[in-house]
């Protein structure tokens, strides 16, 4: 130095002929249930704002109507050649 693969809530992890971002499970909170507890159940759980609304997929551009996804740069992690 050069190939190739990854980065998505707290954490694991989905969602590709570009078409609803955070399915699912884990955690966390509340509340039921219990004498208490533990296990179960039920809602809730990314930011910002009073609302209407915006923004958020590693970072920064491009490409479309429409980007997690296609291109270009660049960071990080891994793995291979030399």
């Nucleotide at each position: 130095g050069c190939u190739c693969g990854g980065a998505u809530g707290g954490u694991g992890g989905a969602a590709u002929u570009g078409g609803u971002a955070u399915a699912c499970a884990c955690g966390c909170a509340a509340c039921a249930c219990u004498u208490a507890a533990a296990a179960u159940g039920u809602u809730g759980u990314c930011c910002c704002g009073a609302a209407a609304g915006g923004g958020a997929u590693g970072u920064g551009g491009g490409u479309u109507c429409a980007a997690c996804u296609c291109c270009c740069a660049c960071u990080c992690c891994g793995a291979g050649c030399a």